[in-house]
This is a predicted structure of a 523-nucleotide part of an RNA (small-subunit ribosomal RNA, 5' domain) from an uncultured bacterium. The prediction has a mean pLDDT of 84.
Context: one part of a larger RNA
RNA sequence: GGAUGACCUCUGGCGGCGUGCUUAACACAUGCAAGUCGAGCGAAGCACUGUAAUUGGAAGCCUACGGGAAGAAGAAUAUAGUGUAUCUGAGCGGCGGACGGGUGAGUAACGCGUGGGCAACCUGCCUUGCACAGGGGGAUAACAGUUAGAAAUGACUGCUAAUACCGCAUAAGACCACAGCCCCGCAUGGGGCGGAGGUAAAAACCGAGGUGGUGCAAGAUGGGCCCGCGUCUGAUUAGGCAGUUGGUGGGGUAACGGCCCACCAAACCGACGAUCAGUAGCCGACCUGAGAGGGCGACCGGCCACAUUGGGACUGAGACACGGCCCAAACUCCUACGGGAGGCAGCAGUGGGGAAUAUUGCACAAUGGGGGAAACCCUGAUGCAGCGACGCCGCGUGAGUGAAGAAGUAUUUCGGUAUGUAAAGCUCUAUCAGCAGGGAAGAAAAUGACGGUACCUGACUAAGAAGCCCCGGCUAACUACGUGCCAGCAGCCGCGGUAAUACGUAGGGGGCAAGCGUUAUCC
Numbered sequence: 001g002g003a004u005g006a007c008c009u010c011u012g013g014c015g016g017c018g019u020g021c022u023u024a025a026c027a028c029a030u031g032c033a034a035g036u037c038g039a040g041c042g043a044a045g046c047a048c049u050g051u052a053a054u055u056g057g058a059a060g061c062c063u064a065c066g067g068g069a070a071g072a073a074g075a076a077u078a079u080a081g082u083g084u085a086u087c088u089g090a091g092c093g094g095c096g097g098a099c100g101g102g103u104g105a106g107u108a109a110c111g112c113g114u115g116g117g118c119a120a121c122c123u124g125c126c127u128u129g130c131a132c133a134g135g136g137g138g139a140u141a142a143c144a145g146u147u148a149g150a151a152a153u154g155a156c157u158g159c160u161a162a163u164a165c166c167g168c169a170u171a172a173g174a175c176c177a178c179a180g181c182c183c184c185g186c187a188u189g190g191g192g193c194g195g196a197g198g199u200a201a202a203a204a205c206c207g208a209g210g211u212g213g214u215g216c217a218a219g220a221u222g223g224g225c226c227c228g229c230g231u232c233u234g235a236u237u238a239g240g241c242a243g244u245u246g247g248u249g250g251g252g253u254a255a256c257g258g259c260c261c262a263c264c265a266a267a268c269c270g271a272c273g274a275u276c277a278g279u280a281g282c283c284g285a286c287c288u289g290a291g292a293g294g295g296c297g298a299c300c301g302g303c304c305a306c307a308u309u310g311g312g313a314c315u316g317a318g319a320c321a322c323g324g325c326c327c328a329a330a331c332u333c334c335u336a337c338g339g340g341a342g343g344c345a346g347c348a349g350u351g352g353g354g355a356a357u358a359u360u361g362c363a364c365a366a367u368g369g370g371g372g373a374a375a376c377c378c379u380g381a382u383g384c385a386g387c388g389a390c391g392c393c394g395c396g397u398g399a400g401u402g403a404a405g406a407a408g409u410a411u412u413u414c415g416g417u418a419u420g421u422a423a424a425g426c427u428c429u430a431u432c433a434g435c436a437g438g439g440a441a442g443a444a445a446a447u448g449a450c451g452g453u454a455c456c457u458g459a460c461u462a463a464g465a466a467g468c469c470c471c472g473g474c475u476a477a478c479u480a481c482g483u484g485c486c487a488g489c490a491g492c493c494g495c496g497g498u499a500a501u502a503c504g505u506a507g508g509g510g511g512c513a514a515g516c517g518u519u520a521u522c523c
Base pairs, nucleotide, nucleotide: 001523002522003521004520006519008517010515013395014394015393016392017391018390019388020387021353026351027350028349030348031347032346035095036094037093040092041091045084046083047082048081049080050079051078052077054075055074061068062067102306103305104304111231112230113229114228115227116226117225118224121223122222126219127218128217129216130215131214132213134168136166137165143158144157145156146155147154148153174199175198176197178195180193181192182191183190184189204211205210206209232278233277234276239269240268244266245265246264247263248262249261250260251259281303282302283301284300286295287294288293308329309328310327311326312325331342332341333340334339359385361384362383363382367381368379369378370377371376398428399427400426401425408419409418410417411416432464435458436457437456438455442450467512468511469510470509471508472493473492474491478507479506480505481504482503488495489494
């Protein structure tokens, strides 16, 4: 000199764009952050219609006048069908809750970066192509009844549906095992042709052309695994290792592999630093520097890891799953003491810690995501607004004229000198702020949170808007008074013991400026 997620002192007008718990991966009240589909399904509601029995008892009819037969409307019950409707809240079922969002604890590792490999792999939704979708069955939730419990939550009996579940049929292609032939490769092998055999599929819906379903092949996308090289410090850590190193055979996996297991061998790593210990997420980047290098890993982007701590699997195309499940532990809460509930390192917010870091805001209008045929619903992703000079950038705090060089102040050799065209006065202007009117783009037909915002116009007043540090040398800027090795200053050299340009104050001056200076850290 440059830099910062900065802090602190003093000060503070406006706007734009960014940015804001670096500490306790400490604990969390409250609200919200993942739902959606009625065009998969049953049931509940309403309206209408049919049937059945019950009730009801009119006009008319019969009569020996005492009554009698027939039995309409209506009412309510049961049952069947049709229509309507999913506003509200459950259930079965589908897809999505593996994305998006957070954090950096752990990790010195194929974790990351880079370059290769898989002849050792998977891939829901999407795209393309090929081939199908035939015919049956048994349940169960909801619901009803009974019942246990304070609750959380159940238990039993009965009823019912499906794109839920289970057999059967079919098999283009696929897979499995068994022969044969051809081609290719560095290779354990890969590809193709082909014969007989075995195995495994499916679902419909709306209503008038759509949405779906099943199998196979290919693509795309996303992932998994392996390898070369690179990736902090310590030798005051020198030996380390027992599934350890390799083999054979098996198990397991989507897949290779001591990944796991049985047996066999005794290997394997290490001064080119093993092991141990400490520290740390890695990178693109960022800061600095002429570069080489050094430092750093906030924001934004890629990868990884984690979700109170430890362990485990289930479901699924995908998880060993932040707002899923089970077990153990600590903590908090409820309890009728028998037993239960919870997880902000999501967005706000609270306590605590700290030098220090924001609103319990608005909206799905845009972009993107999930569901849906769609309408649409959801979305603290996101878009915006709020707060903070935290940073960068821009603008303003006026312009011209004005010498009686006013007054005041400081100083003085008492003549003056400085402040100083500075002020006042006169003449202007209106950026910003304030007031009034108009008023967007962002949105494709409709739809705008931002927002009566940006912007434009008008009227109006110099009014509402300057501080901080320094002045011995380095280093731009000097005098007076006070103090008297005291009080104090100080980045280094050093100032102060009676005339201190170095302390304190004043006048003056220098620098930067809505900031200035200190501190901390890096080059």